[in-house]
RNA sequence: AGAGGCCGUCGGGCGGUCGCCGGUCCCUUUGGGGACCGGAGGAAAGUCCGGGCACCACAGGGCAGGGUGCUGGAUAACAUCCAGGGGGGGCAACCCCACGGAGAGUGCCACAGAAAGCAGACCGCCCCGGCUCCCGCGGGGGGCCGGGGUAAGGGUGAAACGGUGCGGUAAGAGCGCACCAGCGGCCCGGGUGACCGGGCCGGCUCGGCAAACCCCACCCGGUGCAAGGCCGAAUAGGAGGGCAAGCCUCCCCUCGGGGAGGUGAAGGGUGGCCCGCCCGGGGCCCUCGGGUCAGGCCGCUCGAGCGGCCGGGUAACCGGUCGCCCAGAGGAAUGACCGUCGCGUCAGCCCGGGAUUCCGGCUGACGAACAGAACCCGGCUUACAGACGACCUCUGGCG
RNA sequence: UCCCCGGUAGCUCAGUCGGUAGAGCGCCUGACUGUUAAUCAGGAAGUCGCUGGUUCGAGCCCAGCCCGGGGAGCCA
Numbered sequence: 001a002g003a004g005g006c007c008g009u010c011g012g013g014c015g016g017u018c019g020c021c022g023g024u025c026c027c028u029u030u031g032g033g034g035a036c037c038g039g040a041g042g043a044a045a046g047u048c049c050g051g052g053c054a055c056c057a058c059a060g061g062g063c064a065g066g067g068u069g070c071u072g073g074a075u076a077a078c079a080u081c082c083a084g085g086g087g088g089g090g091c092a093a094c095c096c097c098a099c100g101g102a103g104a105g106u107g108c109c110a111c112a113g114a115a116a117g118c119a120g121a122c123c124g125c126c127c128c129g130g131c132u133c134c135c136g137c138g139g140g141g142g143g144c145c146g147g148g149g150u151a152a153g154g155g156u157g158a159a160a161c162g163g164u165g166c167g168g169u170a171a172g173a174g175c176g177c178a179c180c181a182g183c184g185g186c187c188c189g190g191g192u193g194a195c196c197g198g199g200c201c202g203g204c205u206c207g208g209c210a211a212a213c214c215c216c217a218c219c220c221g222g223u224g225c226a227a228g229g230c231c232g233a234a235u236a237g238g239a240g241g242g243c244a245a246g247c248c249u250c251c252c253c254u255c256g257g258g259g260a261g262g263u264g265a266a267g268g269g270u271g272g273c274c275c276g277c278c279c280g281g282g283g284c285c286c287u288c289g290g291g292u293c294a295g296g297c298c299g300c301u302c303g304a305g306c307g308g309c310c311g312g313g314u315a316a317c318c319g320g321u322c323g324c325c326c327a328g329a330g331g332a333a334u335g336a337c338c339g340u341c342g343c344g345u346c347a348g349c350c351c352g353g354g355a356u357u358c359c360g361g362c363u364g365a366c367g368a369a370c371a372g373a374a375c376c377c378g379g380c381u382u383a384c385a386g387a388c389g390a391c392c393u394c395u396g397g398c399g
Numbered sequence: 400u401c402c403c404c405g406g407u408a409g410c411u412c413a414g415u416c417g418g419u420a421g422a423g424c425g426c427c428u429g430a431c432u433g434u435u436a437a438u439c440a441g442g443a444a445g446u447c448g449c450u451g452g453u454u455c456g457a458g459c460c461c462a463g464c465c466c467g468g469g470g471a472g473c474c475a
Stems, first nucleotide, its partner, number of pairs: 001395005007389004012341007020039008041370001045381002048379005053224004060275004065220005070084005085099001086097004100215002105213002107209003122154002124150012162180006181205001183202008228298004238288006246263007267279003290474002305324008343367008352359002400471007409424004418455001426442005448464005
C1' cells in the first nucleotide's frame, strides 16, 4: 500500500426568521395572548419470540394442542446472550450449524436399474448335465438348452451391505490374515458436563428421511390498554326465544298470607372438550333491533431506567456508590426557509510538498440515507447514503 | 393498537400422504357455414408472491421478507 475479519460510536454543528405538540406560571375584554422548560430511533418498523401490567379462581386437575431440543452458565423470562464441546467452510484473522432418538413402532425412498429394505443374478465369470458341430481324436475346443454357484468387474441411481494388499477358491466372497475407516461392549485416565485421549474384545460392517407420523426430556391457562376502573349524554329502555317451580327451617299474624335464612336449574366468567371453582338465584341470558359523541377522566409513564466511578466474574452479567429526569397528546406534534461551518464526489486552477495517477491549498457545481413513539420493557429479524475509532489476519514493497 | 385470512395460466379456482402442475371461461389455428354465432378437432400459455433452508427431490415442510383483503369499541 492492497485485500479482508471483528467490536463499537455517530448518523450533521451554529445562528436567524416563521410555525407545531405538551407542562408550569402570568395577563385577559373568556375569544385568546405572553414568558420559561421539554419534545423520536438505532431500528420508533415487521408484530416473530419472551416478560411486566390488567381482567377472568389465588391460575387448579385431565385430555387435546403448541413450543423448545449438544453441555454449563446469565436472566424477570426467552426461540435471546456468554463460555465451552462436536461437525462444516476459509491460506488465515474468523464465520456458519433446527446439534435428542432411525438397534421402540408405523410410513416413504419417484424415475432409472437385475435388485431400494428382514435386498437382488441383466451382462459378465465359474461348475455340472443333455443335444449337436469341428480338429492333428484314450484328448481338446465351440454353439444351444436346462440346473446351480458368485456381489470381485460392467451398467443404473441421491443412495447398491466397508477400503487396500496378500492368501484362498471351480469362480468368488471378511472365507482367513495384516493395516486403515466405522459401529457396539468392557476397562483406565482427564473434565461439573457435553466430550476428549488410550487399551482390550466382538461381529465383519444392518442405509437415508423425525423442518414424515411418532418416542423421550423440559416448558406453556386464556384474552389483550379497543385489558380494566369511574363519570356523563342519547334511545322504542323495543321485539323474539330460552330458563322449574318448588322444598326445608325460623319469625310475625287479622289464619288468608307476609318476611328472613338455606338448598337449587338454565345461563355467564371470550379461550377446543370434560371436571372443578366463582357469579347467578327472580329477572337473568342469547339473538335481532335501537342510541352515540367512537364523549370526558384515570390506567399513562420513575423504569428489570440512563450516565460516571469502584468491586466480583474469562464473559454474558451481577453488586455497591454518586449524579440525572429524558414526549406522554386527538389518528396523533417534533418542521420549513435562509446564512455559515464541517463532510463527500466531480471539474478547473496553484504547480506548493520527495518529480503524469499520491498529498495539500483555492474556486465552482452537486449530494447527504433508512425511516416517525401510541401501555411499558428484554430480544430476534428486516431497511439504512455515509463518517469515525480500537484490535486482528493475509499478500506485496521499503528500512 | 390488536386479531384473522389469502397470493397457482389473461380471469375464477382445484392440487390428498413431497415424486414431471390441472379444470372451466378466455386466446390462437383448422373444419362446418354464403358470413357470423354455436359446435367439433388441435394447440399455446406458469419465476406456483420473493429469498434462503431441510430433503436425492418442495406448489406442498420450516424460517425470514413483500403484497392484498377482512374483523373489533361504548351505552342500554
Molecule: RNase P RNA; transfer RNA
Organism: Candidatus Methylomirabilota bacterium